[in-house]
Molecule: Bacterial small signal recognition particle RNA
Organism: Candidatus Krumholzibacteriia bacterium
RNA sequence: GGCCAGGCCCUUGGUGACGGCGAGCUCGCGAACCCGGUCAGGACUGGAAAGUAGCAGCCGUAAGAGGGUCUCGGCGGGUGCCUCGGAACCUGGCCCAC
Numbered sequence: 001g002g003c004c005a006g007g008c009c010c011u012u013g014g015u016g017a018c019g020g021c022g023a024g025c026u027c028g029c030g031a032a033c034c035c036g037g038u039c040a041g042g043a044c045u046g047g048a049a050a051g052u053a054g055c056a057g058c059c060g061u062a063a064g065a066g067g068g069u070c071u072c073g074g075c076g077g078g079u080g081c082c083u084c085g086g087a088a089c090c091u092g093g094c095c096c097a098c
Stems, first nucleotide, its partner, number of pairs: 001095007009086002013082004018076002021073004025068003029064001035060004043052003
């Protein structure tokens, strides 16, 4: 000096964990009135039988905020592993020259 391998550093691709966000799923809460149902009482119509509208209450929900852990998506980083590639430096081996 050349070749090979490894280390260090960086990069390509893949994947996992962690953190935040969003979505799906699920649970309950949730409308004095401008949601639905049922509508006591009372009101109205009617000679009557009945009927009409319908407050409170109750039930079920919408928007909404919250809980849950499962799934999905994307973002983040001196995060882990594998993979592709790379100049210099370091280590080892072989060869050549001196």